About this RNA
Predicted 3D model of a 355-nucleotide part of an RNA (small-subunit ribosomal RNA, central domain) from an uncultured Candidatus Micrarchaeota archaeon. It was read from a public genome assembly. Rfam family: Archaeal small subunit ribosomal RNA. Its Rfam clan is "SSU clan". Gene Ontology terms of the family: ribosome and structural constituent of ribosome.

Context: one part of a larger RNA
RNA sequence: UUGGGCUUAAAGCGCUCGUAGCUUGCAUGCUCCGUCUUGUGUGAAAUAUUGGUGCUCAACAUCAAUGCGAGCACGAGAUACCGGCAUGCUAGGGAGCGGGUGAGGUCAGGGGUACUUAUAGGGGAGGGGUUAAAUCCUGUAAUCCCAUAAGGACCAACGGUGGCGAAGGCGCCUGACCAGAACGCAUUCGACAGUGAGGAGCGAAGGCUAGGAGAACGAAUCGGAUUAGAUACCCGAAUAGCCCUAGCAGUAAAUUAUGCAGACUCUAGUGUUGCACGUAACAUGAUUACGUGCAGUACCGUAGCGUAAGCGUUAAGUCUGCCGCCUGGGGAGUACGGCCGCAAGGUUGAAACUU
Numbered sequence: 001u002u003g004g005g006c007u008u009a010a011a012g013c014g015c016u017c018g019u020a021g022c023u024u025g026c027a028u029g030c031u032c033c034g035u036c037u038u039g040u041g042u043g044a045a046a047u048a049u050u051g052g053u054g055c056u057c058a059a060c061a062u063c064a065a066u067g068c069g070a071g072c073a074c075g076a077g078a079u080a081c082c083g084g085c086a087u088g089c090u091a092g093g094g095a096g097c098g099g100g101u102g103a104g105g106u107c108a109g110g111g112g113u114a115c116u117u118a119u120a121g122g123g124g125a126g127g128g129g130u131u132a133a134a135u136c137c138u139g140u141a142a143u144c145c146c147a148u149a150a151g152g153a154c155c156a157a158c159g160g161u162g163g164c165g166a167a168g169g170c171g172c173c174u175g176a177c178c179a180g181a182a183c184g185c186a187u188u189c190g191a192c193a194g195u196g197a198g199g200a201g202c203g204a205a206g207g208c209u210a211g212g213a214g215a216a217c218g219a220a221u222c223g224g225a226u227u228a229g230a231u232a233c234c235c236g237a238a239u240a241g242c243c244c245u246a247g248c249a250g251u252a253a254a255u256u257a258u259g260c261a262g263a264c265u266c267u268a269g270u271g272u273u274g275c276a277c278g279u280a281a282c283a284u285g286a287u288u289a290c291g292u293g294c295a296g297u298a299c300c301g302u303a304g305c306g307u308a309a310g311c312g313u314u315a316a317g318u319c320u321g322c323c324g325c326c327u328g329g330g331g332a333g334u335a336c337g338g339c340c341g342c343a344a345g346g347u348u349g350a351a352a353c354u355u
Base pairs, nucleotide, nucleotide: 003327004326005325006324007309008308012323014202015201016200017199021195022194023193025089026088027087028086029085030084031083034081035078036077037076038075039074040073041072042071048066049065050064051063052062053061054060092192093189094188095187096185097184098183104178105177106176107175108174109173110172111155112154115151116150117149118148119147121145122144126137127136163170164169207248208247209246210245211244212243217241221237222236223235224234259322260321261320262319263318264317269299270298271297272296273295274294275293276292277291278290279289280288281287282285304311305310328355329354330353337348338347339346340345
């Protein structure tokens, strides 16, 4: 519980698509469902108000009159708004075209340094590691130098409070395919839109199933140290894993701790990215500099807001539409039940009791 809120106090679903629902541009005409006006009917009794009457009075009882908003039904009208129908419009939205831009995605091919291992040669006693050591490697020739080969992973510098993506995320080069955004247009459709309960899809790391691959790193584990102890921090090894293919899982401080969409605010300034336009310069170019517009991304900051920190045209300001969520701490994101999962577990989600 018709309230107030959700950056940090409890509270924005991890993200998107989308069904129902809710909400919804401008103009004209028609309709009259809603809405409004009006008439009639109905609107029990009791209660209420006024005036009587009866109990010695009163309370109380009783009689008459009045009133009883509203609501409902039927009829007549009004037409601004809402709804419906029709015809138009172009400011929202979609489609198209243009030249650019981007670590956007999938697949394929190629490359690079380092690392490890193997082999051949050189060389001949240590190497490695640490605060110090030891375990460890090494005369079956290590470490080191050089050459060749194999392997798997990764992609330095450029690299940037740079870019792209709905989010998770994305970084060597080339190609194919797929998708998106911005800018510009004297193209086109003509409200086709916004949000979105259920639902569907995507979703880091870690985990699981099956099959591969396995260089480096490295939970668990085993040694060596340290220590009173040391199930750790440090050192030497090392299995799952990390990588690939096909599935499952569906969670994160999945964070901008800030839902999505639209409008408004005379804000001022400083960068930076993309596109378009203009001016100037020359090395006349896919050039450079400056300015303007739009879109993005940052910093600072006016008004305003905020308990404050701070936010501040990328709002946490002023409004609108729709959805989600919160309602003291603990018990507890637990138990039980349902649904999902191979499992791990996920999701939905209490109460007693306590304070």